Predicted 3D model of a 73-nucleotide RNA (transfer RNA) from a Blastocatellia bacterium. Its mean pLDDT, the model's own confidence on a scale to 100, is 83. It matches the Rfam family "tRNA". From the family's description: Transfer RNA (tRNA) molecules are approximately 80 nucleotides in length.
Order: sequence, then C1' cells, then structure tokens
RNA sequence: GGUCGGGUAGCUCAGCGGUAGCAGCAGCGGUCUUACAAACCGAAGGUCGUUGGUUCAAUCCCAACCCUGACCA
Repeated sequence: GGUCGGGUAGCUCAGCGGUAGCAGCAGCGGUCUUACAAACCGAAGGUCGUUGGUUCAAUCCCAACCCUGACCA
C1' cells in the first nucleotide's frame, strides 16, 4: 500500500430502516444472615467511533475520516 471484519452502558455483547436500543457480568438499593458470601427481587446506567449525505424516518443504507483485528503484497 491492497482486500475484508469490528467500534453500541465500566466490561462482554444482541439488535441491521419504523420512531432514543436486548441481555449477562460489575457497581447501587432491598430480602435473607449475628455478619459476609451465595441465591432471589428492584432500580439506575447508552447523545450506538466522528462528520456529512440519502430517507417521511438512520444504531441500521452511502461517503470520507479516526481507532482496532485478520489476511495479501
């Protein structure tokens, strides 16, 4: 330099046009316990990498850029 993949909550990730998004773990509150852990219950936590474009509507499609991984040279 070229061809592909990935970037979504603190971490691991689902969702791939239909109106601000699913879970698990961690953290927080509660029940239980003398207490802690485990278990169970609950609430919270996301401007979906950035900037533009397409569309009535974009996490999703298109372009450029940034970061990251694999392969080729």